[in-house]
RNA sequence: CCACGGGGACGAGCGCCAGGCCUCGCGCAGGCGAGGUGACGAGGAAGCGGGUCAAUCGAGACUUCGGCGGAUACCCGCUCGGCCGCCACGGGUCGUGACCAGCGGUGUCAAAGACGGGGCGUGAGCCCCGCGACAGAGCACCGGUGGGUCGUGGGG
Repeated sequence: CCACGGGGACGAGCGCCAGGCCUCGCGCAGGCGAGGUGACGAGGAAGCGGGUCAAUCGAGACUUCGGCGGAUACCCGCUCGGCCGCCACGGGUCGUGACCAGCGGUGUCAAAGACGGGGCGUGAGCCCCGCGACAGAGCACCGGUGGGUCGUGGGG
């Protein structure tokens, strides 16, 4: 240094660009100026305030590097609402599909990329159309498991 095995970590998704990389022009050159690039979809919202910041999932992508801001994540408080087979208060839990967690089975779901073509631009590159694919989370249904389904008062 390479290969294999094991363990750990893995910050994008919305916007932006001082680094990086790339292009064009000028310059002998150091460089200057003008540009380009900088995440592919799936999923995610009761309202307000505060706090935290590395806020879910996977992809035939792998500079999707690096950075800044934001954000539907999580936590706390208040309010509104559902449920706890009528009402009030308390308490719990959830968010209008309004019990929670987890297991097994079945079903369901993408875009980029690739390929073919077109448009714009000197270019880096950007945009559009066609084609036929490929996920996981999630969700739906079925069957198990665990927890919860409360307290006081009133009414019937």
Molecule: glmS glucosamine-6-phosphate activated ribozyme aptamer
Organism: Acidimicrobiia bacterium